[in-house]
RNA sequence: UCCUCGAUAGCUCAGUGGUAGAGCAAUCGGCUGUUAACCGAUGGGUCGUAGGUUCGAGCCCUACUCGGGGAG
Numbered sequence: 001u002c003c004u005c006g007a008u009a010g011c012u013c014a015g016u017g018g019u020a021g022a023g024c025a026a027u028c029g030g031c032u033g034u035u036a037a038c039c040g041a042u043g044g045g046u047c048g049u050a051g052g053u054u055c056g057a058g059c060c061c062u063a064c065u066c067g068g069g070g071a072g
Base pairs, nucleotide, nucleotide: 001071002070003069004068005067006066007065010024011023012022013021018055026042027041028040029039030038048064049063050062051061052060
């Protein structure tokens, strides 16, 4: 320098152009003599950054940043 994969909640990851989700974690409550376990509820995201396409973008296009792999 080039090719390829990835970046979404505190963590691990879903999400086939039409109102962003799960598990775990956190907080609150129930149960229990207490803790743990179990059950219920709640909060938490400008979807890496900047543009573009579209009535509408996490998703498609371009550039860039960061990380993994490969080629020279």
Molecule: transfer RNA
Organism: uncultured Clostridia bacterium